RNA sequence: UCCCCAAUAGCUCAGCUGGUAGAGCAGGUGGCUGUUAACCACCGGGUCCGUGGUUCGAGUCCGCGUUGGGGAG
Numbered sequence: 001u002c003c004c005c006a007a008u009a010g011c012u013c014a015g016c017u018g019g020u021a022g023a024g025c026a027g028g029u030g031g032c033u034g035u036u037a038a039c040c041a042c043c044g045g046g047u048c049c050g051u052g053g054u055u056c057g058a059g060u061c062c063g064c065g066u067u068g069g070g071g072a073g
Base pairs, nucleotide, nucleotide: 001072002071003070004069005068006067007066010025011024012023013022019056027043028042029041030040031039049065050064051063052062053061
């Protein structure tokens, strides 16, 4: 210098063929239990890495950039 992949909740990750974002774990409340743990029910939490563009509509498509990982020279 070039090529590829990834970036979404506190963490690990889903998210199809573009249609207003989910799971598990963690956290909170309650139940159960002599108590704790386990188990059960419910609840809160994300302007989706940044910035432009396309579109009626973008986590998703396109351009540029940032960070991390891998590869070529």
Molecule: transfer RNA
Organism: SAR324 cluster bacterium